RNA sequence: GGGCCCGUAGCUCAAUGGAUAGAGUAUGUGGCUUCGAACCACAGGAUCCAGGUUCGAUUCCUGGCGGGCCCA
Numbered sequence: 001g002g003g004c005c006c007g008u009a010g011c012u013c014a015a016u017g018g019a020u021a022g023a024g025u026a027u028g029u030g031g032c033u034u035c036g037a038a039c040c041a042c043a044g045g046a047u048c049c050a051g052g053u054u055c056g057a058u059u060c061c062u063g064g065c066g067g068g069c070c071c072a
Base pairs, nucleotide, nucleotide: 001071002070003069004068005067006066007065010025011024012023013022018055027043028042029041030040031039048064049063050062051061052060
């Protein structure tokens, strides 16, 4: 330098172009307990950035940024 793949919550992952973007785990609060752990309930928290297509974009297109693999 070229090609391919990936980027969503603190972490690991879902999400036919259309429902309030969900789940596990973690965190906080409450319950339970003599106290804690475990368990139960509730809560907060996210789409890498900038454009484009579309009535509507996490999803499709372009560019950039970052990561991984391969080739040179």
The RNA shown here (transfer RNA) has 72 nucleotides and comes from an Elusimicrobiota bacterium. Its Rfam family is "tRNA". Rfam's curators write: Transfer RNA (tRNA) molecules are approximately 80 nucleotides in length. The family's RNA type in Rfam is transfer RNA. The source organism's lineage runs through Bacteria, Pseudomonadati and Elusimicrobiota. The sequence was found in a public genome assembly. Model confidence (mean pLDDT): 81 of 100.